The part of an RNA shown here (large-subunit ribosomal RNA, domain V) has 574 nucleotides and comes from Thalassiothrix antarctica.
Its Rfam family is "Bacterial large subunit ribosomal RNA".

[in-house]
Context: one part of a larger RNA
RNA sequence: UUUACCGCUAGACGAGAAGACCCUAUGCACCUUUACUAUAAUUAUACAUUGUAAUAAAAAAAUUAUUAUGUUAAGUAUAAGUGGGAAGUUGUUUGUAAAUUUUUACACAAGUAAAUAAUUUAAACAUUUUUGAGAUACCACUCUUAAAAUUUUUUUGUUACUAAUUUUAAAGACAUUGUAUAACGGGUAGUUUGACUGGGGCGGUCACCUCCUAAAAAGUAACGGAGGUGUACAAAAGGUAAGUUCAAAUUAUUUUAAUAGUAAUUUUAGAGCAUAAUAGUAUAUACUUGCUUGACUGUAAAAUUGACAAAUUAAGCAGGGACGAAAGUCGGUUAUAGUGAUCCGAUAGUAUUAAGUGGAAAAGCUAUCGCUCAACGAAUAAAAGGUACGCUAGGGAUAACAGGCUAAUAAUUCUUUAGAAACCUUAUCGACAGAAUUGUUUGGCACCUCGAUGUUGGAUUAUCGCAUCCUGGAAUUGAAAAAGAUUCCAAGGGUUCAACUGUUCGUUGAGAAAGGCGGUACAUGAUCUGAGUUUAGAACGAUGUGAAUCAGUUUGGUCUCUAUCUACGGUAAA
Numbered sequence: 001u002u003u004a005c006c007g008c009u010a011g012a013c014g015a016g017a018a019g020a021c022c023c024u025a026u027g028c029a030c031c032u033u034u035a036c037u038a039u040a041a042u043u044a045u046a047c048a049u050u051g052u053a054a055u056a057a058a059a060a061a062a063u064u065a066u067u068a069u070g071u072u073a074a075g076u077a078u079a080a081g082u083g084g085g086a087a088g089u090u091g092u093u094u095g096u097a098a099a100u101u102u103u104u105a106c107a108c109a110a111g112u113a114a115a116u117a118a119u120u121u122a123a124a125c126a127u128u129u130u131u132g133a134g135a136u137a138c139c140a141c142u143c144u145u146a147a148a149a150u151u152u153u154u155u156u157g158u159u160a161c162u163a164a165u166u167u168u169a170a171a172g173a174c175a176u177u178g179u180a181u182a183a184c185g186g187g188u189a190g191u192u193u194g195a196c197u198g199g200g201g202c203g204g205u206c207a208c209c210u211c212c213u214a215a216a217a218a219g220u221a222a223c224g225g226a227g228g229u230g231u232a233c234a235a236a237a238g239g240u241a242a243g244u245u246c247a248a249a250u251u252a253u254u255u256u257a258a259u260a261g262u263a264a265u266u267u268u269a270g271a272g273c274a275u276a277a278u279a280g281u282a283u284a285u286a287c288u289u290g291c292u293u294g295a296c297u298g299u300a301a302a303a304u305u306g307a308c309a310a311a312u313u314a315a316g317c318a319g320g321g322a323c324g325a326a327a328g329u330c331g332g333u334u335a336u337a338g339u340g341a342u343c344c345g346a347u348a349g350u351a352u353u354a355a356g357u358g359g360a361a362a363a364g365c366u367a368u369c370g371c372u373c374a375a376c377g378a379a380u381a382a383a384a385g386g387u388a389c390g391c392u393a394g395g396g397a398u399a400a401c402a403g404g405c406u407a408a409u410a411a412u413u414c415u416u417u418a419g420a421a422a423c424c425u426u427a428u429c430g431a432c433a434g435a436a437u438u439g440u441u442u443g444g445c446a447c448c449u450c451g452a453u454g455u456u457g458g459a460u461u462a463u464c465g466c467a468u469c470c471u472g473g474a475a476u477u478g479a480a481a482a483a484g485a486u487u488c489c490a491a492g493g494g495u496u497c498a499a500c501u502g503u504u505c506g507u508u509g510a511g512a513a514a515g516g517c518g519g520u521a522c523a524u525g526a527u528c529u530g531a532g533u534u535u536a537g538a539a540c541g542a543u544g545u546g547a548a549u550c551a552g553u554u555u556g557g558u559c560u561c562u563a564u565c566u567a568c569g570g571u572a573a574a
Base pairs, nucleotide, nucleotide: 001574002573003572004571005570006569007568010566011565012564014561015560022395023394024393025392027391028390029387030386031385032384035191036190037189038188039187042183043182044181045180046179047178048177051161052160053159054158055157056156057155058154059153060152061151062150063149064148066147067146068145070143080142081141082140083139084138088125089124090123097121098120099119100118101117102115103114104113105112106111165171166170194206195205196204203223207229208228209227210226211225212224230376231274232333233332238292239291240290241289242288243287244286246270248266249265250264251263252262253261254260272281273280275338277336278335279334296319297318298317299316302313303312304311305310308377321330322329323328344370345369346368347367348366349365350364352363353362402449403447404445405444406443408442410438411437412436413435414434415433419429420428456531457529458528459527461523462520463519464518465517466516469494470493471492472489473488474487475486476485477484496510497509498508499507500506537555538554539553540552541550542549543548
């Protein structure tokens, strides 16, 4: 050196399991609730199942040899209607009829009806006139209105009965059951619970306008820097015609005085223009005054912006107007914000359609109205949460470990020298500043890895750096010696055992020359451990209506791998 065997486990980002953490999905499941929408159940009411009676009250209806009642004008008169009936009817007798008086009811205030007592009389009323209709003279039938009585029905309350119904007794037309309506209803179900985001959550934001960023056309991003809007204005802050010039300062003057008035001077706008900012504007777009309503109807060439939807500018034409002598100007406001598609519905107009025909309903068309649909190109008329019991698809497009980049932070070094050191910058200490180095801290970024790179501390085994803790050699000293301080060289070797804590760290004790700082995937879990962290059980405190949750606490809690290759150790042979 090769080969074989026996070992070991540092590496093969070893094997195992399409990561369980994290994020994403207009994924799933289960759980919760004062999320939304349904719904079982429950309650209430109505009807049915549901019958017979009594009684009280109320209401309604019907009936009656019951009793009354009926007013245009004209007409003696309060004529309900129709028919019969012309001859009569009632009374002349105790009762009785009529008249007068009294009382009551109704009343259109004319009267009608009834009752009572007394007196008087023997008659009274019809037919005749007026009227469409003539006699409550008489009879029959009917109507209006009112009262009374009777009957029936209904409702309500109470009570009773038995035959439905329910049952052991018993209860009883109530329960029950069915249908409908309403209330309630996580008991049950289906679902929803936004996006952006230097991971996600919390916070913030989401549409429109102005400026900067924006790199001298336009446009241009960020959780970049600043602000504003969701209107206002009809005796205008609109239109037009005419006229006028603002603000500030200085000086003088009036005034008790002033941020007030007047005059002069300087000043191109330093003012004003409803409002944010920017642009514009003095021969006006500002201010004042007169007259007014163009803050019009119907259209519109041509351009600008935009992926589209849409937005913006706009000459001109027709109609009928305002102002102006006229030319002309006027289709809101100096410009740029002051906003919302479609569907659906409403109001007014129109008269296009009108399901055999005529109409109508309904639809259409024109105008207007109803959305903080503000997550503002608006998924629905209608929607919140928990999951550590969780599941799936994926993601290193995205976090936690480690690595990488960076080096704000950190550590270390140097420069400068105010100052301290009695005096003296540098024996020693050294602010404010400045310049580097390192890649050990805390971070930033999100580049490999989510079809897995196992995470703290400890055990074991180490190896490296030196910015050296000890041991060694030097320099300076505010080094007399001794003991120190600071600095330089130096990594050969060494660098403890205990108590507490899961601890690293730290505090304490003992002795020791010293008990160094770091790197190595915070070295090392296919070598070990598993106390902590970080599943499922349980508890406390706190938060939450709740499911549950908490870098709060407590207790409990499966650590797999027979070594193929490389590396390393040993044995044997050649």